[in-house]
Context: one part of a larger RNA
Molecule: large-subunit ribosomal RNA, half A
Organism: Loigolactobacillus bifermentans DSM 20003
């Protein structure tokens, strides 16, 4: 290190509990609000953060009532109170009730500002406080009252009413969707559904027949069942779907309108017309008025309508309460409610509680009672309203832009259809009782009803909320998102999104007190029944981390088990034990998807919990049970949410035929049937329950990308709009101008001057060329180098504008909050998914499909086929093999057809050549060649011919069979197939290719060969067994068995890879030559001569090349096979002859070998060794060898027999998709019987028990519940779903620790690289210094901590705690103004919602506005203090000066001003800097010099007030007309007169003086022990000069063209008010809100103490053009390992 075992930690499943949910039922209730709601901000407490409570009367105040001992919420502390004179508490009425909010006096960024008007307090007097009112709009009244006389419109007052709230529920009505069905779509569907909007109620709507209907019926409405999934509707598709009529539940009717009558007013055409109130009257078998007649007051009705309201009393009920039976010892135990013993009460044995399980302990429970107050209901008094009948038929009434109709739409089941009915829009337009509608087009007959007015309770629909109650509902990952301070905490700009988190113990008796330690933390004591109940604390499981130890392990190669098996230890549920495990033999995980996966295809890191065919209605099949020619109820009534009764309306059966009328055991067909179709001939059904399946609904479970609706988003960005603001410094040098030339004037040249410019370099500032780095970054776009523009189409901050069917775009499919070919967020919505993925316990019996056909079909689907379950019938019709009979046209042959095709004969024709010719003509051919014709081949779409198998038939035969075949029903699954043989197609007679056909195997099949190896060979696994026999296939050794037997072959390791080729390698057969007349090889010798053949040729002589290739000696010898030579020679060959002595050649068939033959990690092409057989061939013979076969014994399915309980016999029992069967387990229910503190579940171990899912049993541990047997009901069974929470491992002590300089000494502390203090070093220094908007919101300052935040530390913080801090008449906002742009009374305009928009108002980024210097705190200052000023006002004091001769103020009116633009240049002046030999104060030393013309330091100061002043602008007065909505002395504009480049005026920086006898200053410098003290105190000098801005005169001046806010304040006019004003001086008065702090950042945005971004002001010295660059001032700063 592995295995086992003990025991710890971690973690928090599991047991058990519930305070909380959830889902009903009964009764109640069903609105609040301008007398301020709902909701909310801020406050109230002695400490006081929060949650309830309350509101400045703040943790409550008042009366009435209940109740009776304690009390001051949770929340247990402390201190301080209140209470029997009755608190706290409960209930009913009352009061109080800041601000915001419909908010309503304006306003406004909700909780906040700023007002007018009446009181009243305050003050010397403004200032100030307090209470009360003041919003719109509707309606009624009144009053006032323009244009316009009257009038109205308008305005004002008074009254009354309304507004928003919510309950995510239910109603009605205006608007109105998509996915999605339809296997696409568009008419349809989904639906008038989601959603938006108005508005109402407790219920809404409907609602008393122009109504339904065919019975000469019924009688408002709204609901239920049924009618019925029927009639119909409908791309007649998907689907939608009524009425009549019956049976319930509630039941109820009734008033105007007209006629006519009265009384009033009105008008005018003076006798009509119309209004007003009153009476009347209110329907269809026609009423009514009219006329005319009878009758009548006790009879009805009543607070809901019908006409409209009040009061008293009783009662019942609610909102607080009261009484309320009966138990005790003993005994375990911590504790009795247990157990035993022996009671007892019950109209009370529901439930909780209380130290374990309580009728008899507490609360309660049946039962009986009980309200001062204020609420509902019911009666009754008392009040209160109401007249009704007949006849007459003359005339009057009886709903008008109405019915209806055309078009165009809608709604009815009903989709334009023959479309009735009813809205709606337009266009037309009626009758009047002798009228009028309607009955499914119209029409006629009948029947039925009276539109065009309104009101009507109950039965039904919902539940945000009281009360009481149940539950075969959860039980902390469930159950509401929420059991717990949850709509929190957290995430987004917003809209919206949206969580985790229960448990000590009876009692806190919450560990006093000791030791260890800064401390956390422990360890002892003690409480306690337990502390292994110690405060996330009952139980405490796995993963995960570990200590101890019993066995094993350091020559071993490994899906890690399994089967065998020896040491070694140990000692049990006693069992042939347990743990380890030396060594040997087999043996490549699970799902899942696939023809086929160890697959290197897919999914899971572990663990543990959750996690998926379920419900509802309908259909059908089976089973079961009830009746039975019948069955059976719904909805409701009665009951206890029950069971049962009632309750027959409906339903299915009992009779079928026909399109139907209709007929009827028949009937259709037909002119008729003898015929044919269907029926019926003794028939079974229905209802209820349960099992399987299907259908509509989400429908097993998770999953889209998209569609559509309603809202949030322009803080990012895109463009615009209005308002500010920025842009070192150099450089060119247009126009135009001046001046000279020059022209008749012109042009024109040339200087000069001028300063244009989407102009030229380059900081800041914007951008983003390239590269390199980053890439789990320092950043979800940077950083370093380089780069582009940088006065323009530039940059940029405020503040608004445009919104998704959209905007916005110098246009890229750019951007609209890190996501844009259509944002985001909710909803519709469980959208749809023919796709993927995942679907949980056992055992049994049967078992497939990967094929046909149709298919916008092809990985999908239906039917058929294959499987499986039940029944039928009847018996072999099934299947094999033979036997007989057929049919065919296929291998083969063939060549007779139809093609295709080679020779050769033969020859018409046809071509050349020749001859002849006037013309036929004739001869010949290396041409060509049809027919014939002979031989010879060829064919899937050729057959004169023709098999084998196969198929088909048979009163055939013979064998097999537990039951094959058929048919009815119920469930399925399969439509991807593989491979291997074989016979075709395609290909390339390629493919592990593709496609058929037949047959096997795989699929779905283990075993055994084939080394390993789905498809190949053998063979089909119930179970066991250390029994045997065989197959395939072996038997030398791994490795079970023959080194067998017998004959041969092979030499290559062939065997143990492969072609064309190619060899004298071998064995066997055979065909021919030559051979004793001497062959084959070898060896000796010849090999000659005409000749050097002839030509050619320089030469060719056997041999370059042609022609020729004869002839002679000879045993033989080419006019030459080769080699050489220039040519010749020379060698050689054929060919002969001796030696020698027996076979030797060449050719074909065949067995086994040989070469040809080169890859990649290593022999690597026997499975290794190795083999010469242990290879090949052939024969033989034993043997080995599986889960085949036997054998022994056992479970278990059929079937047959019997002596039926069982027993026997036979045949089965491999199995994926599937079917069928049977069982186990889990929660909860009822009943029955049980266990439990002597110790229930729940955890853990342990060697038992069952065939299995599973059951027992016993130690431990835990501390209150819990089995068991029989039925029932299910949120009922996990290893997977890139599942979902949670924990916990690995990577790993591994990556990293985010740009940057620190040493050293002390010092503090338990402890110091990091925390202070100092010396030195080093950084930034147009910032890394200073101020300041926005944001942030206490970070700030002090004192004190160190768990956790800080990337190391930490004594430190920006971290906890605690306690302190922000001071304004003058700064910013507001009480002043307006600009974009917003809101917006009236008003246009829209289906609502709500869009625009006038007066008016709001809104800074602008305008306009009075204070400056120094000092001072730990922490504020233009705020505080000192000094010295200014504004507005009020009193007082003195002065003037007015008071009808008119001071003064002066409009909301009229003017003026405010009032603006960019770019150059030049001048003035200041800030700021520099120097200095001039002042002042110190010093002159450790180094050469050095008392001077050295050396360091410093050489200032506001507002205000006077005064001066660079300079720039400008004419001024009168007298007259005209316009200014009325006036004007104002203004504007004219006309004239005087006056002039002066005078004046009006603007201005800045400079003196003063302010300042005052502040600051360098330097000296105290006490306080040291010190964060250079601190209090004291203080010199304060001149010259030179640089000079981007500051400032100021847009003032030239110039250009793009032509460059608005109101107020102010100024001034008058209309107008009218008695006081003004100046000096004094005091006094001046409101609200911001102000700490960070502010290029550790405090903003960026998830972070982040290399990022963030407007705006000031920016020093040397060098330098320069805000560039480098160095350094003042100050900062050293980067948190």
């Nucleotide at each position: 290190g592995g295995c086992g075992u003990a025991c710890g930690g971690u973690g928090g499943a599991u047991g058990c509990c519930u305070u909380g949910g959830c889902a009903c039922u009964a009764g109640g209730a069903g609105c609040c609000g301008a007398u301020g709601a709902a909701g909310g901000a801020c406050g109230g407490a002695a400490c006081u953060a929060a949650u309830a409570c309350c509101g400045a009367u703040a943790u409550g105040c008042u009366u009435c009532g209940g109740g009776g001992a304690g009390c001051u919420a949770u929340a247990c502390g402390u201190a301080a109170g209140c209470u029997u004179u009755g608190a706290u508490c409960c209930g009913a009425a009352g009061a109080u009730u800041u601000c915001c909010g419909a908010a309503u006096g304006g306003g406004g960024g909700a909780a906040c500002c700023c007002a007018g008007c009446c009181a009243a307090c305050u003050u010397a007097g403004u200032c100030g406080u307090u209470g009360g009112u003041u919003a719109c709009u509707g309606u009624a009244u009144u009053g006032u009252g323009a244009a316009u006389a009257c009038a109205u419109a308008g305005c004002a007052a008074u009254a009354u009413a309304g507004a928003g709230g919510u309950a995510g529920a239910c109603g009605u009505g205006g608007g109105g969707a998509a996915c999605u069905g339809a296997a696409a779509c568009a008419u349809c569907u989904c639906a008038g559904u989601a959603c938006c909007c108005a508005c109402a109620g407790g219920a809404a709507u409907a609602g008393a027949a122009a109504g339904a209907a065919a019975a000469a019926u019924c009688g408002a409405u709204u609901c239920c069942c049924u009618a019925a999934g029927u009639a119909g509707c409908g791309g007649c598709g998907a689907g939608c779907g009524a009425a009549c009529g019956g049976g319930g539940a509630a039941c109820a009717g009734c008033c105007c309108a007209a006629a006519c009558c009265a009384a009033g007013a009105a008008g005018c055409u003076u006798g009509c017309u119309u209004c007003u109130u009153g009476g009347g009257g209110u329907u269809g078998u026609a009423g009514g008025a009219c006329u005319g007649g009878c009758c009548u007051u006790u009879g009805g009705a009543g607070u809901u309508a019908c006409c409209a309201a009040a009061g008293u009393c009783a009662g019942u009920g609610g909102u607080a309460g009261u009484c309320g039976a009966a138990g005790c010892a003993g005994u375990u135990g911590g504790a009795a409610c247990g157990c035993u013993g022996c009671a007892u009460c019950a109209a009370a044995g529901a439930g909780g509680g209380u130290g374990a399980a309580a009728a008899u302990c507490c609360c309660g429970u049946a039962g009986a009672c009980a309200a001062a107050a204020c609420c509902a209901c019911u009666g009754g008094c008392c009040c209160u309203c109401c007249g009704g009948c007949c006849a007459g038929g003359a005339u009057c009434c009886u709903g008008a832009g109405u019915a209806c109709g055309g078009c165009g739409g809608a709604a009815c089941a009903c989709g334009u259809g023959a479309a009735a009915u009813u809205c709606c829009g337009u266009c037309g337009g009626a009758a009047u009782c002798c009228g009028g509608g309607a009955g499914g087009a119209c029409c006629a007959u009948c029947u039925c009803c009276c539109a065009a007015g309104g009101c009507u309770a109950a039965a039904u629909a919902c539940u945000c909320c009281c009360u009481a109650g149940u539950g075969a509902c959860c039980g902390a990952u469930a159950g509401u998102g929420a059991a717990c301070c949850a709509g929190u905490a957290c995430c987004g700009u917003g809209a919206g999104g949206g969580a985790a988190a229960g448990g000590u113990g009876a009692a806190a008796a919450g560990c006093a007190c000791c030791c260890c330690g800064g401390a956390a933390g422990g360890g002892g004591a003690g409480u306690g029944a337990a502390a292994c109940a110690g405060u996330u604390c009952c139980u405490g499981a796995a993963a995960c981390c570990g200590u101890a130890u019993g066995c094993c392990u350091a020559c071993a190669a490994g899906u890690a088990g399994u089967c065998a098996g020896a040491g070694c230890a140990c000692g049990u549920u006693a069992a042939u034990g347990u743990g380890u495990g030396a060594u040997g033999g087999c043996g490549u995980g699970c799902c899942u998807u696939u023809u086929g996966u160890a697959g290197a295809a897919u999914g899971a890191a572990c663990c543990g919990g959750c996690g998926a065919g379920u419900u509802a209605c309908g259909u059908u099949u089976g089973c079961a049970a009830g009746c039975g020619a019948g069955g059976u109820u719904a909805a409701g009534g009665u009951g206890a949410a029950a069971a049962a009764c009632c309750g027959g309306a409906g339903c299915c059966g009992u009779a079928g035929c026909g399109a139907a009328a209709g007929c009827g055991a028949g009937u259709c067909u037909g002119a008729a049937a003898u015929g044919g179709g269907c029926a019926a001939c003794a028939u079974a059904g229905u209802u209820u329950g349960u099992a399987g399946a299907c259908g509509u609904a989400g429908a097993c479970c998770c999953g889209a990308a998209a569609c559509c609706a309603g809202g949030u988003g322009a803080c990012c960005u895109a463009c615009c709009c209005a308002u500010g603001u920025c842009c070192a410094g150099g450089u060119u040098g247009a126009a135009g101008g001046u001046g000279u030339g020059g022209u008749a004037a012109a042009a024109c040249a040339c200087a000069c001057u001028g300063g244009a410019g989407g102009a030229c370099c380059g900081a800041a500032c914007c951008c983003g060329u390239g590269u390199a780095u980053g890439u789990u970054g320092a950043a979800a776009a940077a950083u370093g180098c380089u780069g582009g523009g940088a006065u323009g189409a530039g940059g940029u901050g405020u503040g608004g504008g445009u919104a998704g069917c959209g905007g916005u775009g110098a246009a890229a499919u750019u951007c609209c909050a890190a996501a844009c070919g259509a944002a985001c967020u909710u909803g519709g919505a469980g959208a749809u998914a023919g796709c993927u993925g995942g679907u949980u316990c056992u055992c049994u019996c049967c078992g497939a499909a990967a094929u046909a056909g149709c298919u916008u079909u092809a990985g999908g689907g239906c039917u058929a086929g294959c499987c499986u379950c039940g029944g039928a019938a009847g018996a072999a019709a099934u299947c094999a093999u033979c036997a007989u009979g057929g049919a065919g046209g296929u291998a083969g042959a063939g060549c007779a057809c139809u093609g295709u095709u080679u020779g050769g004969a033969c020859u018409a024709g046809g071509g050349g050549c020749c001859c002849g010719u006037c013309u036929u003509g004739g001869g010949u051919u290396a041409c060509u060649g049809a027919a014939u014709u002979c031989a010879g081949a060829u064919a899937a779409a050729c057959u004169c011919c023709g098999a084998a198998u196969g198929c088909c038939a048979u009163c055939g035969a013979u064998g097999u069979a537990a039951u094959u075949a058929u048919c009815c029903g119920g469930g399925a699954g399969u439509c991807a197939g593989a491979c291997u043989a074989u016979g075709a197609g395609u290909g390339a007679u390629a493919a592990g290719a593709u496609c058929c056909g037949u047959a096997g195997u795989c699929g779905a099949a283990a075993g055994g060969g084939a080394a390993a190896c789905a498809g190949c060979c053998c063979a089909g696994a119930u179970c066991a067994c250390c029994a045997g026999u065989u197959a395939a296939g072996g038997u030398c050794c791994c490795a079970a068995a023959a080194u067998u037997u017998a004959u041969g072959u092979u030499a290559a390791g062939u065997g143990g890879a492969a072609a064309a080729g190619g060899a004298u390698g071998u064995g066997g057969g055979g065909u021919u030559g030559c051979a004793u007349a001497g062959a084959c090889a070898a060896c000796u010798a010849g090999g000659a001569u005409g000749u050097u053949g002839g030509c050619u040729c320089a030469g060719a002589a056997g041999c370059a090349g042609c022609c020729a290739c004869c002839a002679u000696u000879u045993a033989a010898a080419g006019a030459g096979u080769g080699c050489g030579u220039a040519a010749u020679a020379g060698c050689u060959c054929a060919c002969u002859a001796g030696u020698c002595g027996a076979g030797u050649g060449a050719c074909c068939c065949u067995g086994c070998g040989c070469c040809g033959a080169a890859a990649a990690u290593g022999u690597a092409c026997c499975g290794g060794g190795g083999c010469u057989a242990a290879a090949c061939a052939u024969a033989a013979u034993a043997c080995c060898g599986a889960a085949a076969c036997u054998g022994u014994g056992g479970a278990u399915g059929g079937c047959c027999a019997c002596u039926a309980c069982g027993u026997g016999g036979c045949c089965g029992u491999g199995g994926u998709a599937g079917g069928a069967g049977a069982g186990c387990g889990u929660u909860c229910u009822a009943a029955g019987g049980g266990c439990g503190u002597u110790g229930a579940a729940g955890g853990u171990c342990g060697a038992u028990c069952g065939u299995g899912a599973g059951g027992a049993c016993g130690g431990c541990u835990g501390g209150a519940g819990c089995g068991c047997u029989u039925a029932g009901a299910a949120g009922u069974g996990a290893g997977a779903a890139u599942g979902c929470c949670g924990g916990u491992a690995u990577g790993a002590g591994u990556a990293g620790c985010g740009a940057a300089a620190g040493a050293c000494a002390g010092g503090u502390g338990a402890g110091a690289a990091u925390c202070c203090u100092g010396u030195c070093c080093a950084c930034c220094g147009a910032a890394u210094g200073a101020c300041u908007a926005a944001g942030g919101u206490u970070u700030c300052c002090u004192g004190g901590g160190g768990a956790a935040g800080g990337c190391u530390c930490g004594u430190c913080c920006u971290c906890c705690c605690a306690g302190g801090g922000u001071u304004a008449g003058u700064c910013g906002g507001g009480a002043c103004c307006u600009a974009a742009g917003c809101c917006g009374a009236g008003g246009c305009c829209g289906a609502g919602a709500g869009g625009c928009g006038u007066a008016g108002g709001c809104g800074a980024u602008g305008g306009a506005u009075a204070a400056c210097a120094g000092g001072u705190u730990g922490a504020g200052a233009u705020u505080c203090c000192u000094g010295u000023a200014c504004u507005a006002g009020u009193u007082u004091a003195u002065u003037u000066u007015g008071u009808u001769u008119g001071a003064a103020c002066g409009a909301u009116g009229g003017a003026g001003g405010g009032a603006c633009g960019c770019a150059g240049g030049a001048g003035g002046c200041u800030a700021a800097g520099g120097u200095a030999a001039c002042c002042a104060u110190u010093c002159u030393g450790u180094u050469g010099g050095a008392u001077a013309u050295g050396a360091a330091u410093g050489g200032c100061c506001a507002a205000g007030c006077a005064a001066c002043a660079a300079g720039u602008c400008u004419u001024a007065g009168g007298u007259u007309g005209a316009g200014u909505c009325a006036a004007a002395u104002g203004c504007u504009u004219g006309a004239u007169c005087u006056u002039a480049u002066a005078c004046g005026g009006a603007c201005a920086a800045g400079u003196u003086g003063u302010g300042a006898u005052g502040g600051g200053u360098a330097g000296c410098g105290a006490a306080a022990u040291u010190u964060a003290a250079g601190u209090a105190g004291c203080g010199a000098a304060g001149u010259a000069c030179c640089u000079g801005a981007u500051g400032u005169c100021a847009c003032a001046c030239u110039g250009c063209c793009a032509a460059g806010a608005a109101a107020a304040g102010c100024u001034u006019c008058u209309a107008g008010u009218g008695a006081g004003a003004a100046a000096u001086a004094a005091a006094c008065u001046a409101c609200c809100c911001g102000u700490a702090c960070c502010g290029c950042a550790a405090a903003c945005c960026g998830a972070c103490a982040c290399a990022g971004g963030u407007a705006g002001u000031c920016g020093a010295g040397g060098a330098g053009a320069g805000a560039a660059u480098c160095c350094u001032c003042a100050g900062g700063u050293g980067a948190g390992c």